Overview:
A computed fold for a 350-nucleotide part of an RNA from an uncultured bacterium, annotated as small-subunit ribosomal RNA, central domain. It matches the Rfam family "Bacterial small subunit ribosomal RNA". RNAcentral holds the full RNA, with entries from Greengenes.
Context: one part of a larger RNA
């Protein structure tokens, strides 16, 4: 190298786009590189294998055959692969029409609630807990009415419902913009799949600069609890949480399940379309496509379970695993302002 694997035992890259590479629909023709086949040359001897012979036998030695699985040249075959040429339309893409959606970005607007400020009414408590205390309040709190300020988040609708590659996305209106889906089957004519490197995106926390700061709240302070209480509970409270610009690049980034294509009994719910039947019309009903759930045939699985959204049956390509600890650590490299990230061992030990 070959092997077996990756939902839960070790193992799917956080996600996409895409370079090289690998792989690639259908028909006809050319070439004959791979492939198959014949011949010739070569593949030293010894060794190995077989047959025979010589030392009493054997080891050993000698003779013959076979073998040397290879390479080169020439001739032939053309199914498959390759390559060149010419077609095709089912893959892929485009077009027209149409509806669905918290997909993304920007601007503007709205109401409820919390907090604060001002004013009115009003008086002794409020708040908090298992119980308390710290705290707030006669300088008038809590409660209640009115006015105002400001920030953040958008109750109900709301749904194993929708959209997005993932992270993720939820008040309303407008503007800009991406994708998916259905019907028609009009156009191109294999333009495809995957994807080492690479590039882009990437929750929260964290970092830099400038804003903002209502509520919440690491750190911190106080009060309790306790043997102690650097906690759980309570009263406060700063970074932060928010915005703009730029870093960071990690998560139980999870369906713990890479992407694509094809094939393989079903039942049932739900979202978005199209067609049909029926109807005044809508719903219901039937068929079909795409999505999203539940249960289950065959099959698979160590079991649990999976089961047309496969963990079934196959093919293509990528990533990854190879006993536990040391260790996702050290050293070195790369990246980063830093925090650190990434790549990634060994001694030793069981």
């Nucleotide at each position: 190298c070959u092997g077996g694997g990756c939902g839960u035992a070790a193992a799917g890259g956080g996600u996409g786009c895409g370079u090289a590479g690998g792989c690639g629909g259908u028909c006809g023709g050319g070439u004959a590189a791979g492939u198959c086949u014949g011949a010739u040359g070569u593949g030293a001897a010894a060794u190995c294998u077989c047959c025979g012979a010589g030392c009493c036998c054997a080891a050993c030695u000698c003779g013959g055959a076979a073998a040397c699985u290879g390479c080169a040249u020439c001739g032939g075959a053309u199914a498959c692969u390759a390559u060149c040429c010419g077609g095709c339309u089912c893959g892929a893409g485009g077009g027209u029409u149409g509806g669905a959606g918290g997909g993304g970005g920007g601007a503007c607007u709205g109401g409820a609630a919390u907090u604060c400020u001002c004013g009115g009414u009003g008086u002794a408590g409020c708040a908090g807990u298992g119980a308390a205390a710290u705290g707030c309040g006669u300088a008038g709190a809590u409660a209640u009415c009115g006015a105002g300020a400001g920030g953040a988040a958008c109750a109900c609708c709301a749904g194993u419902g929708g959209c997005g590659a993932a992270g993720g996305c939820g008040a309303g209106u407008c503007c800009c913009u991406g994708g998916a889906c259905a019907a028609c089957u009009c156009c191109u004519g294999a333009c495809g799949c995957u994807g080492a490197g690479g590039c882009a995106c990437g929750a929260a926390a964290g970092c830099u600069a400038g804003g903002g700061g209502a509520g919440c709240a690491a750190a911190c302070a106080g009060g309790a609890u306790u043997a102690g209480a650097u906690a759980c509970c309570c009263u406060g409270g700063u970074a932060g949480u928010c915005c703009u610009a730029g870093c960071c690049g990690u998560a139980a980034a999870c369906g713990g399940u890479g992407c694509g294509c094809a094939u393989u009994u079903g039942c049932u719910g739900u979202g978005a379309g199209a067609g049909g039947a029926a109807u005044c019309g809508a719903c219901c009903c039937c068929u079909u496509u795409c999505g999203u759930g539940g249960c289950g045939a065959a099959g698979c699985u160590a079991a649990c379970g999976c089961g047309u959204u496969a963990a079934a049956u196959g093919c293509g390509c990528c990533g990854c695993c190879u006993g536990g600890g040391a260790a996702g650590u050290a050293c070195g490299g790369u990246c980063g302002c830093a925090a650190g990230a990434u790549u990634a061992a060994a001694a030793c030990u069981c």